[in-house]
RNA sequence: AGUUCUGUAGCUCCGAAGUUAGAGUACUCGCCUCGCAAGCGAGAGACCUGGGUUCGAUUCCCAGCAGGACAA
Numbered sequence: 001a002g003u004u005c006u007g008u009a010g011c012u013c014c015g016a017a018g019u020u021a022g023a024g025u026a027c028u029c030g031c032c033u034c035g036c037a038a039g040c041g042a043g044a045g046a047c048c049u050g051g052g053u054u055c056g057a058u059u060c061c062c063a064g065c066a067g068g069a070c071a072a
Base pairs, nucleotide, nucleotide: 002070003069004068005067006066007065010025011024012023013022027043028042029041030040031039048064049063050062051061052060
């Protein structure tokens, strides 16, 4: 080279059947406390890149990129 799988928040993952997305943890702020931690509340934060199909794509298709597995 080949076959196959994966790519979603800082990290670990859910989501899909096409109509713009959630959890845990982490982060920020507030409440509580003499203070810290824990707890409670709020907030910010993401669909690998490019093209195609479509009224509409993160989701479907193709190519690329990156990573894993198998084989050699």

Transfer RNA from Callorhinchus milii, 72 nucleotides, folded computationally. NCBI's taxonomy places the organism under Eukaryota, Deuterostomia, Craniata, Chondrichthyes, Callorhinchus. Model confidence (mean pLDDT): 80 of 100. RNAcentral holds the sequence, with entries from Rfam. Its Rfam family is "tRNA". From the family's description: Transfer RNA (tRNA) molecules are approximately 80 nucleotides in length.